[in-house]
Molecule: transfer RNA
Organism: Deltaproteobacteria bacterium
RNA sequence: GCGCCUGUGGCUCAACGGAUAGAGCAGCGGCCUUCUAAGCCGCGGGUUGCAGGUUCGAUUCCUGCCAGGCGCG
Numbered sequence: 001g002c003g004c005c006u007g008u009g010g011c012u013c014a015a016c017g018g019a020u021a022g023a024g025c026a027g028c029g030g031c032c033u034u035c036u037a038a039g040c041c042g043c044g045g046g047u048u049g050c051a052g053g054u055u056c057g058a059u060u061c062c063u064g065c066c067a068g069g070c071g072c073g
Base pairs, nucleotide, nucleotide: 001072002071003070004069005068006067007066010025011024012023013022018056027043028042029041030040031039049065050064051063052062053061
């Protein structure tokens, strides 16, 4: 340099182009407990990597960049 894959809460991951982007863990609060852990109930937290484009509508499709991984030279 070229090709392919990936990028979504703190972490790991979901989400036929269509409702307010969800789940588990973590965090916080409460219940329980002598206390802690476990268990139960609840709460907050996201510019979906960045910038454009297509579309009535984009996390999803297209283009260019950025970052990471793999391969080729």